[in-house]
Context: one part of a larger RNA
RNA sequence: UUGGGCGUAAAGAGCAUGUAGGUGGGCUUUUAAGUCCGAUGUGAAAAUGCGGGGCUCAACCCCGUAUGGCAUUGGAAACUGGUAUUCUUGAGUGUCGGAGAGGAAAGUGGAAUUCCAAGUGUAGCGGUGAAAUGCGUAGAGAUUUGGAAGAACACCAGUGGCGAAGGCGACUUUCUGGACGAUGUCUGACGCUGAGGCGCGAAAGCUAGGGGAGCGAACGGGAUUAGAUACCCCGGUAGUCCUAGCCGUAAACGAUGGGUACUAGGUGUAGGGGGUAUCGACCCCUCCUGUGCCGGAGUUAACGCAAUAAGUACCCCGCCUGGGGAGUACGGCCGCAAGGUUGAAACUC
Numbered sequence: 001u002u003g004g005g006c007g008u009a010a011a012g013a014g015c016a017u018g019u020a021g022g023u024g025g026g027c028u029u030u031u032a033a034g035u036c037c038g039a040u041g042u043g044a045a046a047a048u049g050c051g052g053g054g055c056u057c058a059a060c061c062c063c064g065u066a067u068g069g070c071a072u073u074g075g076a077a078a079c080u081g082g083u084a085u086u087c088u089u090g091a092g093u094g095u096c097g098g099a100g101a102g103g104a105a106a107g108u109g110g111a112a113u114u115c116c117a118a119g120u121g122u123a124g125c126g127g128u129g130a131a132a133u134g135c136g137u138a139g140a141g142a143u144u145u146g147g148a149a150g151a152a153c154a155c156c157a158g159u160g161g162c163g164a165a166g167g168c169g170a171c172u173u174u175c176u177g178g179a180c181g182a183u184g185u186c187u188g189a190c191g192c193u194g195a196g197g198c199g200c201g202a203a204a205g206c207u208a209g210g211g212g213a214g215c216g217a218a219c220g221g222g223a224u225u226a227g228a229u230a231c232c233c234c235g236g237u238a239g240u241c242c243u244a245g246c247c248g249u250a251a252a253c254g255a256u257g258g259g260u261a262c263u264a265g266g267u268g269u270a271g272g273g274g275g276u277a278u279c280g281a282c283c284c285c286u287c288c289u290g291u292g293c294c295g296g297a298g299u300u301a302a303c304g305c306a307a308u309a310a311g312u313a314c315c316c317c318g319c320c321u322g323g324g325g326a327g328u329a330c331g332g333c334c335g336c337a338a339g340g341u342u343g344a345a346a347c348u349c
Base pairs, nucleotide, nucleotide: 004320005319006318007303008302012317014200015199017197021193022192023191025087026086028084030082031081033080034079035076036075037074038073039072040071041070042069048066049065050064051063052062053061054060090190091187092186094183095182096181097180102176103175104174105173106172107171108170109153113149114148115147116146117145118144119143120142124135125134161168162167205246206245207244208243209242210241214240215239219235220234221233222232257316258315259314260313261312262311265294266293267292268291269290270289271288272287273286274285275284298305299304322349323348324347331342332341333340334339
């Protein structure tokens, strides 16, 4: 390389956008690059393969043929490609409509917590398996009133919704993205995928400036214990929050790349549309889109998956090739650093 694979055995890039490239709907015309048919030339000899023949066989020798290619030339036009015209079902677009924690900014709210001030009030509070450290007669805890601060938004809440993924949950306003339904206006293949590239990307971490209630790595103390650098308790700094900028990783998981088409049923749920019926639709039937559960064929090593496929096919990308060494070393690139990314070998089993 061929071949075989990637839910759990090694293997789907965290996600998107998009360049080159690959690939691509229906009818017609033409071309002849691919493709197919023929002819000619060449493909040295020897060797090799195949079919024969000769030394008694064989080695050996001889004859024929092949030598799958390349070039030139004559033709074919179904398919692929190119050219030209056209079509509407793919894709996009217009109009109308409802749904949504989709994103960004500004503002507002109540509950709780902690702190501060004041009133009442007295000896405990707190904590645990039990305790102690801790707080408290300088008046704690409890309770009432007032004030301040920061963070998070109970109920609603739902195998509910939205988003490409990460993720998104109080309320209002402004700006803004996408999907969906109905209609069938307009464009006329404009599509799909996508090496590089560019962008987004939880938490932790980093830089600068703010902020700091609660929680809380580190750290201190009290317990437990043989010990206890832990689990439990009392404190508590970074951090958690905001602004600007880095980092670029996660069991970034559905451990399942994207797109298109097709292939039994049953039962929920969310958004929209249509119909029947009605006083009224919350009921019933049905269509599209999404999201769950079960289950047949099929598939799978099994578990399971099963129209949201891990089924049946096609197109494109990424990735895998025994375990350890090792996601290490070296080098490159990126980063302020932490480190990330690319990524071996010796040796060993």

Description:
The part of an RNA shown here (small-subunit ribosomal RNA, central domain) has 349 nucleotides and comes from an uncultured bacterium. The full RNA is in RNAcentral, with records from ENA and SILVA.